[in-house]
Parts: sequence; C1' cells; structure tokens
RNA sequence: ACAGAGGGCUGGAUGGCCGCGGGGGCGCAAGCCCGCGAGGAAAGUCCGGACUCCACAAGGCAACGGUGCCGGGUAACGCCCGGCCGGGGAAACCCGAGGGAAAGCGCCACAGAGAACAGACCGCCACUGCUUGCAGGGGUAAGGGUGAAACGGUGGAGUAAGAGACCACCGCGCUGAUGGUAACAUCGGCGGCACGGCAAGCCCCACCGGGAGCAAUGCCAAAUAGGGAUCGCGCGUGGCCUUGGCCACAGGGGUGUCUUGCCCCGAGCAGAUCCGGGUUGGCAGCUAGAGGGGUUUCGGUAACGGAAUCCCAAGAUGAAUGGUCAUCCAGGAGAGGGAACUCUCUGGACAGAAUCCGGCUUAUAGGCCCUCUGUGCAU
Repeated sequence: ACAGAGGGCUGGAUGGCCGCGGGGGCGCAAGCCCGCGAGGAAAGUCCGGACUCCACAAGGCAACGGUGCCGGGUAACGCCCGGCCGGGGAAACCCGAGGGAAAGCGCCACAGAGAACAGACCGCCACUGCUUGCAGGGGUAAGGGUGAAACGGUGGAGUAAGAGACCACCGCGCUGAUGGUAACAUCGGCGGCACGGCAAGCCCCACCGGGAGCAAUGCCAAAUAGGGAUCGCGCGUGGCCUUGGCCACAGGGGUGUCUUGCCCCGAGCAGAUCCGGGUUGGCAGCUAGAGGGGUUUCGGUAACGGAAUCCCAAGAUGAAUGGUCAUCCAGGAGAGGGAACUCUCUGGACAGAAUCCGGCUUAUAGGCCCUCUGUGCAU
C1' cells in the first nucleotide's frame, strides 16, 4: 500500500428573537425571575422482571405452552461471558433450535432396477443351449449409473467372480485408565458390522410456567337518569258472586346452596334516609430506581461483582420538547490556480417518550478511532 476479520464512539456546534410542557421563588394581581425538558434505538411489543388487581390451603398428577451441549454471570431470562463438539475459511475469524432415532408410530419428493429386516439396470463370473456372440436360468453389491441418502470406509488375503466370510488400520458399540468442576479429550482392551436419515411430524426425558395488565389499581367531587333496601302514603291481574269476600295467577323476598314444599310482601309515588354501580372531571399511581454516567481502585480470563469519590435528573394526557435568523463545522458539487489554497452553491440519516427496568431484534446519510490476519514493497 492493497485485500480482509473483529470491536467501539459519534451522528451537528454556539448565540439572538418568538413560542410550548412541568418544577421552584417573588408578587394582592397582571406578571417577572431561575432551573429542567427525547433516543441509541424513545420503534417492534418478541423474551425476562418490578408493581397492581383477580383467582388459589400446601403438595401431587394430568393437560397445555416454553426451554434444551457444559460451566459461570444476573433480580430474572429464550440474554451475556468463557469453554466443548460439529461445520466453513489459507488465516484473523464466522456459523450451529447443539438432549434422545438399539421405547414406539409416521415420513423419506424427483431420479433410480432397488429407499429400510432392500435391491441384479449395466458390468463381472462360471454353467447350459445353439445360429460362436447371443439367449436362458443362476452366482456376485467389488466396479458403473440414479439420488440428499444405496445397508460401514481404505488396503490386503481369498475366490469361478465376489462378499466382515477372514486380517490390519479407521469408523461404530461396550468397557477400563488418565486429564478436566463439567461438556469432553487422549490412550488401552474387547466385540466383529449388528445400529441409514428426519424429533423444525407425533413422541420420550429433564427443567420452567396461575391469569390480566398503568386504559392495572386506589381515592375525591359533581350533575342527571335509573336500580336495591328500610320507612311513610298506598294496594296488581283474572274469574265467581249477595261490592267486599272467596279462588287462581304474574312478580319480589325468606327458609345456608339446588329442586320441591312452606311462609311473607304484592300496582303505584318528581316522598325521606341509606347502599352499590355507571358517566364526567380531578388527585394519587408517576417517575430517586435491581437509577445512569465519569474517574480511581480491588476480585475475576471475561460477562460481572465490591469499594471510594464527583456529576446528572421530561413526566405530558387529543398529549410539550418547536420555529426562525446569524456565524461556524464535517461532507458533496462546480470554478480559478503550477501548487498551497481561494470563491460560489449545497448540506447533517433513522426516528421520536406515555408506569418503570434488564435484554433481543429491526431502522440508521455521513464521520472518527482501536485491535488482528494475509500478500507485496522499503528498512
């Protein structure tokens, strides 16, 4: 210098004027003064919590949903850190829903002869027949072909040709030792191929999980209409008949609950008192909390945890956080110039709080920084 890998930061600055939302002070008031006022994602609402209400003896089982290598971190997590294994890359480094397929069921497209206790299409081999290079019925999974996958791989010995039928190594299974907290790794012994893949189809195993959400929830006030209880005034419908009696019934309440039975009340009222709910408005919840940031320091590889010290602070509710002007700063374009440079124009992405916090994911113009890998050149 070129090509690449990993990580971090920033994402306009200052001032004037006019506004907006909270807070504080002064003032009788009008008003004046001071101070604060979006983000790294405030987003998606996908996980985990705090908090609130509802439900619920504890516990177990079943169902449903989720998580899934090991260790650590954390309030917790599906997040983060470190490691293991597998895959990719020449490397830095990256990727992995990474438990179980000898518990069972199911599936394996297309192609192919054959796709799971398999299979002779070509080829190879001997045999038989004859028209002597073909046919027939056999043997053979070593070779070819198909496929994502062909029933262990490579080599040897063996054979008519072949084959774990046999032998060595690798793989696989069982087992022992060593190292490691563990996942796992290395080495040894035995077995002799028996056990294809998919669990992101069902399933099995282990662990976790009540439901709803700040429009949660609590409190206060007002007005109007309606409901219920008690009291007061008052007494429903139908039939019969000797006009105040009898019978039946709608409805409400009580008898713990349900059914039956029994008992009581029975229309109505701009009446009084009380109760409970709705509507509207206000207050609380509400922003100081597992708070954030800087510096130093201790433990830890790290995530993270501890300590000291300093600094910071939206809380709205049809919802503020804005507009404009000036000067400047990155960046871009053009012109002049030999160059340094000068001039003109342009110019800052994604987006935007709504109970709060920890994560993940997604969006993001431009600019800056650090570490590492490979190649070339120079010293």